[in-house]
Context: one part of a larger RNA
This record gives sequence, C1' cells and structure tokens, in this order.
RNA sequence: GGCAAACAGGUGGAUGCCUUGGCGCUGAGAGGCGAUGAAGGACGCGGUUAGCUGCGAUAAGCUUCGGGGAGCCGCUAAACAGGCUUUGAUCCGGAGAUUUCCGAAUGGGGAAACCCGGCUGUCGUAAUAGACAGUCAUCCCGCAAGGGAGGCGAACCCGGGGAACUGAAACAUCUCAGUACCCGGAGGAGAAGAAAUCAAUUAAGAGAUUCCGUAAGUAGCGGCGAGCGAACGCGGAUUAGCCCAAACCGGGACUCUUCGGGGUUCCGGGGUUGUAGGGUCCCGAUAUGGGACGUCUUCAGGGUAGCAGAAGAGUCUGGAAAGGCUCGCCAUAGAGAGUGAAAGUCUCGUAAGCGAAACCAUGAAGAUACCCUAGGGAUACCCUGAGUACCGCGGGGCACGUGGAACCCCGUGGGAAGCCGGGAGGACCAUCUUCCAAGGCUAAAUACUCCUCAGCGACCGAUAGUGAACAAGUACCGUGAGGGAAAGGUGAAAAGUACCCCGGGAGGGGAGUGAAAAAGAACCUGAAACCGUUUGCCU
Repeated sequence: GGCAAACAGGUGGAUGCCUUGGCGCUGAGAGGCGAUGAAGGACGCGGUUAGCUGCGAUAAGCUUCGGGGAGCCGCUAAACAGGCUUUGAUCCGGAGAUUUCCGAAUGGGGAAACCCGGCUGUCGUAAUAGACAGUCAUCCCGCAAGGGAGGCGAACCCGGGGAACUGAAACAUCUCAGUACCCGGAGGAGAAGAAAUCAAUUAAGAGAUUCCGUAAGUAGCGGCGAGCGAACGCGGAUUAGCCCAAACCGGGACUCUUCGGGGUUCCGGGGUUGUAGGGUCCCGAUAUGGGACGUCUUCAGGGUAGCAGAAGAGUCUGGAAAGGCUCGCCAUAGAGAGUGAAAGUCUCGUAAGCGAAACCAUGAAGAUACCCUAGGGAUACCCUGAGUACCGCGGGGCACGUGGAACCCCGUGGGAAGCCGGGAGGACCAUCUUCCAAGGCUAAAUACUCCUCAGCGACCGAUAGUGAACAAGUACCGUGAGGGAAAGGUGAAAAGUACCCCGGGAGGGGAGUGAAAAAGAACCUGAAACCGUUUGCCU
C1' cells in the first nucleotide's frame, strides 16, 4: 500500500413514519371595489419592538348594540416593568367614529409617498409670521342648482385588430387559427332572440333565442394533399313575449302664403301585422284581468356571534391506557379530531333541538305609484322603416378554398317596387309553398371562480404537493422588463443537564432529568458513497 470483515466510530441525510401546506372536485353563497378617494403601497402606531399581524396622530386601537362568562394586555417569545377585569374585561358578531402621505390622484409642479400655491373661515400676533378646517383638475349632461365619468379586479362574455413556430414528412394555396397576443366595452353573467325562419313538391308540417345529446366524423369542403367539417330532423333542459316609426287626431314653435292654406320640427294620443294588419267611417263596451316594475308595511325561512347536547368503572401490562381481561351504560349521537399506545361513554365535537337588539340578501302577502289588455262591420282613400333591397367589380363570413355558389356582411360604381307590393325555398326560370327586410327591448335554461362557508378524494406527503408547509414572490441575480431559490420533525411534558472534572475554547467525562440522551437542541428514524480504528491475509 491492496483486499476482506467488524465497529456502543465519524461524516452524510437516503429510507420509513408524520403533517401545519398544497392539488383536484362537489354543493351552497357572493359575484364586485372606487372622487363618501379604490386596488396597491410609503411612513408611522407597542413601556422596552427586529420581522409578521392589526391599526392610523383617537394609530396591536375608540363608541355603541348583541353574544359570552374568567381571566386578559396578538405571533416568533420569553423576560422585566406596569396595567385591565363579575360596575362583565380579553374574546366573537352587527352598526358607527377615526382613517397621516402616495396612488385614478383631481389646486400647480414632481425623480410616487415630496415641493410650492390661490380663495373663504377660525385661531393667533402689537403687526407680520404661523396653525387648523373647507375649497380650487379634466371631460360629458344641464340655463342653473346639480348629476355622471375616470382607476382597479382571477376567469367567464361581446366587439375592433390579429401572428408565427408548427402540420403538409420540403413549400407557396391550405394548416396551426380567427388560436396566442393587443385594444375597446358590459355584467353577474354576457351574447342571441320573437321569422322578409325552416320545411315540403312522393306533399304533410314546425313555430323566438340559448344549451346538452343525437343526426355524424354523415352530407360536403379540400395543392380532393395535410386536413377541415355542417345542417334539417329527432330526444331533452328552460320557456315569454313585447315596444316604436308611419297613416290619423289634438296642441306648440319656426317659416312661406295668392289669406283658402302649405312646409319643417317638437310634444301628447293613436298604432304595430302576412289566413295581411292598421288608420279614416259605422255599431258596440267602460268592468276586470295581467306585468319582466319603484316605494312602504307585515310575515316567513336563511345568513352574519352563539346555546344546549346522552352514556364507565374495576383490574393487568406499561413511563403513560384509549390496549388485554371482567362486568356495565348511552345511542335520532359508533362522522371526525384531540388526550403520554388503539376512547361511542375523558375533552372538543357529532344526532335531534334552540337562538338575533343590529345588519344583509331572498321569498310571500297587502297597500300605493307606473305600464299593458276587448269585440263586430264596411273596403273608397291613406299608412306599413330608401341611396334601402338588388346588380357589376373587389373582398370578408358561412363546414363550403370561385366553384353551378345560393345565403349574410363590407368597400366601390349604379340603383327599384312600394300591397294589383316585396323576400326566401343553394346558379337561374316557372308553378307552388312560405315569410314581411331595410327601427328597438326581452327573464330562464348556458359559461366562469379572485373570494366565503360546508364537504369529498383507488390526490401529494417535504427533490413530492403551489414557486412558496419555514421571515416566499422572501433572500439573491439583473440598469431594466424580468428571473427567482434553499430551508419541516428533541420530548408526552423543557422535566432543555444543578453540581464536579479535562480543556483557551469548541467539545467531552461523571452526576442529574427522562420510558429512552444510541431523544441534548448541528436534537425521530439515521441507508450508501467518503474518512477512520481494529483484526486477518497478501505485497
């Protein structure tokens, strides 16, 4: 030096066990906050105070109402000092007060948390100075008084813009994809929505929209490649229908006038459809019913604190009983958690039951305000959404890539009919059927979860599960946008080793605590690599 074995050796932190934290989902709630100054911050506030939490110069808090009932002055985290509390504290819940400075930030400025003002009032000074309170941004509506907007927010929704990598085994049409991303807007949902819709011709029908299943990977589209991919119908969920414009009637203003009236515009009434309807005209009716709606009152159940809640002893082992044994008991409660091992009967709870002065949302009833609602006849006249429909050209959307390409939308150039009217039925024409565009509103069924409560898991268990179980979006890195960790476990209880000894200390040996110290804080278990020590063999 090598090999091997062993170790009451070290190092190291795998493994096992554990869980305060995560992940996914279900049901219910809530679905917004903001100029009455938000979200998010800066700086402060404690007797001593670094961080977290809470709070705001009234500063770990103030007032009040309710709950509760013996200790309390938040956590790491004790200590010392000093206080509060049955005249009910701490604590929990409702309402209120206070709420510095920055931030939409809004008096002006600004390198956020700072600087500098105007006006009014109060205080103050001999007078200045100064202090405090209020007010002063911009845009929109309005004569004004006054009202509104602005910013933030996880996803969901609608609209305006809109890629590329990729796939096609290259690549250009195509695909990825109307995705990602950007912008605008709204709400608890949003959007859509009451037929110029479908269907059907071999002849019957359906009846707004939305969502799910099916139809169907079908019909189709497609360098007919890669791929893309319906609808009708059927079955379900949920159901709800309305209002204008116009004709006509009444009134106002302006304006023209040949003084008869006309035109424009505003207000009120009227009226709202396709077997056409409505107006004008005639006859008839004047009650009731309905509503998606504001306010008030009452009531109901629910929420935001809570109350109450059955039943076990002995003995054995053990450090400890909830374990074993013996004999009981409760159960509308044998869900779960904790307690020195494994507890229905020890603790918290659980089942059934009870509870609100105050506040919140919901529902019902009543009152009141508001809105809506009737028939028949006649058919001469009037009305029924125009630079619209439609056509050419160029595009876009439709599953549909220009195709035979209907349908919907945009640009551009043309440009109707108007009820004896017009659109659609996948070029186009006819017949037939069906519907009435060029105005608007509309719950529910549907989507989502930053957040709250309750619960669940053939989810994870500290290299896992969130990046984060710990001072975590922290430390640290970066000029910045941004990137972004590591790090859990003594013990049942600190009982955290008085005292003695070696040592400069670190550390250790006794002693003591403890069931255990081979649990001593670098603390459960404590693998391997690696470093030692001892022994054997070989060199």
Molecule: large-subunit ribosomal RNA, domain I
Organism: Syntrophobacteraceae bacterium